[in-house]
RNA sequence: GGGCCCAUGGCUCAGUCUGGAUAGAGCACCGGCCUUCUAAGCCGGGGGUCGGGGGUUCAAAUCCCCCUGGGUCCG
Numbered sequence: 001g002g003g004c005c006c007a008u009g010g011c012u013c014a015g016u017c018u019g020g021a022u023a024g025a026g027c028a029c030c031g032g033c034c035u036u037c038u039a040a041g042c043c044g045g046g047g048g049u050c051g052g053g054g055g056u057u058c059a060a061a062u063c064c065c066c067c068u069g070g071g072u073c074c075g
Base pairs, nucleotide, nucleotide: 001074002073003072004071005070006069007068010027011026012025013024020058029045030044031043032042033041051067052066053065054064055063
């Protein structure tokens, strides 16, 4: 220098192929119940606008372009 893959709540991921209805799950966190207390269990709650910018579209996490970071292979 070139090819490919990845980037979504605090963490780990799904959703992307085939654009569409308020962006989800588990864990963690907060409050309550239960318990002598803790844990476990049960109930409820907050938290992300999807790595950044631009484009296409009625509509973009999803399609296109550029950039950033990480992984991997080739030279």

Transfer RNA from Candidatus Syntropharchaeum sp., 75 nucleotides, folded computationally. Rfam family: tRNA. By type it is a transfer RNA.